[in-house]
């Protein structure tokens, strides 16, 4: 160095299907009030719609969706995967910024799950990311109790552990 494993059955992710939510919401038409502005995410331009009545209330009626969730199965895995920073690239009528999104391969974080703080996101008490404290769990290293089997303490961390070669 190569291969091949184990953590749990609440290990990790992924495309699909079904279900709730999302919502009686956005949006359209009607009627009524109202009396100049609104609309193309944002900022400039440039257009569109408006006294043949705009934004905004209000009353009827039609009535979505996308994210994200949960379910039982299928597939791939065991830095599985998650995050940050960095780049480059997309993105709405045009140009600029950022959000979001996609991809890299170097660098940083996290052994895994779960409750709990505090903040970000999100429609949201749901999830999801960071973060704080807690016990479980799982492996090593040191002691240490036992013939063993199995435990106790303190500690480390996957770029680790284990077994063949």
């Nucleotide at each position: 160095g190569a291969u091949a494993g184990a953590g749990g059955u609440u290990g990790c992710g992924u495309g699909a299907u079904u279900u709730a939510u999302g919502a009686g919401u956005a949006a359209c038409c009607a009627g009524u009030c109202g009396g100049a502005u609104g609309c193309g995410g944002c900022a400039g331009g440039c257009g569109c719609a408006g006294a043949a009545g705009a934004a905004g209330g209000u009353u009827g009626g039609u009535g979505a969706a996308a994210g994200g969730a949960a379910a039982g199965a299928a597939c791939g895995c065991c830095g599985a995967a998650a995050g940050g920073a960095u780049a480059u690239g997309u993105c709405a009528c045009c140009u600029g910024a950022a959000a979001g999104c996609a991809u890299a391969g170097a660098c940083c974080u996290u052994g895994g799950g779960c409750a709990c703080u505090u903040g970000g996101u999100u429609a949201a008490g749901a999830g999801c990311c960071a973060u704080u404290u807690g016990a479980c769990u799982g492996u090593c290293a040191u002691c240490u109790g036992g013939u063993a089997a199995c435990g106790g303490a303190u500690g480390g961390g996957g770029c680790g552990c284990u077994a063949u070669c």